[in-house]
The prediction has a mean pLDDT of 80. A computed fold for a 118-nucleotide RNA from a Frankiales bacterium, annotated as Guanidine-I riboswitch aptamer. The sequence was found by an Rfam model in a public genome assembly.
RNA sequence: GACGACAGCACCUAGGGUUCCGCGCCCUGCAGCACGACGCAGAGCGGCCUGGUCCGAGAGGUGCGGGUGGCGCGCUGUCCGGCGGGCCGCUACACGGAGGGACAAAAGCCCGGGAGAC
Numbered sequence: 001g002a003c004g005a006c007a008g009c010a011c012c013u014a015g016g017g018u019u020c021c022g023c024g025c026c027c028u029g030c031a032g033c034a035c036g037a038c039g040c041a042g043a044g045c046g047g048c049c050u051g052g053u054c055c056g057a058g059a060g061g062u063g064c065g066g067g068u069g070g071c072g073c074g075c076u077g078u079c080c081g082g083c084g085g086g087c088c089g090c091u092a093c094a095c096g097g098a099g100g101g102a103c104a105a106a107a108g109c110c111c112g113g114g115a116g117a118c
Base pairs, nucleotide, nucleotide: 006065008064009063010062011061012060015055016054020052021051022049023046024045025044027042028041029040030039066091067090068089069088070087071086073084074083075082076081093113095116099111100110101109
């Protein structure tokens, strides 16, 4: 200096916020003698509201797939070669800002196995 050695997908979780649902507060209206309670509907506010929907890990989990090594097997008349598929194994290590970005918004998401550290 060059080449190669998964940073694959799905589901889930740590975590995340507030578009929708729910919940809470407050206001208005309805039902009727009137007021009030309860209930129903609507507007506004609230995520320092447990939740449902939703987002969600390179360094979290599980499964599947991919790659790779070995050992067979089948087809192609034999050999070489080619195609297919089975079983077993391997697929290491990994500390990490600030800042910015998207979706409604935020985040362990993306920038990013980045900058940096060792």